[in-house]
RNA sequence: CUCUUAUCAAGAGAGGUGGAGGGACUGGCCCGAUGAAGCCCGGCAACCAAUCGUUAUGAAAAUAACGAUAAAGGUGCCAAUUCCUGCAGAACAGUUAUGUUCUGGGAGAUGAGGG
Numbered sequence: 001c002u003c004u005u006a007u008c009a010a011g012a013g014a015g016g017u018g019g020a021g022g023g024a025c026u027g028g029c030c031c032g033a034u035g036a037a038g039c040c041c042g043g044c045a046a047c048c049a050a051u052c053g054u055u056a057u058g059a060a061a062a063u064a065a066c067g068a069u070a071a072a073g074g075u076g077c078c079a080a081u082u083c084c085u086g087c088a089g090a091a092c093a094g095u096u097a098u099g100u101u102c103u104g105g106g107a108g109a110u111g112a113g114g115g
Stems, first nucleotide, its partner, number of pairs: 001115008013041001015040003021031003025086001027084002042078003047074002050069008082107001087104007
């Protein structure tokens, strides 16, 4: 960098440091010197790993699905739904322009596998 797959409506400090930026990108709309990013501490969650159980398959070893436990292991996350939106369709409103809602898709993020 790329492929597969799961998840993305919940949750998380009025601490220290740092000094102007940040929310991926587009268009919006926001956050920020009543201090941004980054770093440290703290916290949240429970994807992988761990332990236990149920069911299925199996002669067995074991494998798979689901559930439970703890969080000392590997990640992740801690404004706003992935802040909204970007493509397609449907319903409704509107003379039009367009708007609202919903569904699917795209893009993105994170985990776990593979190249």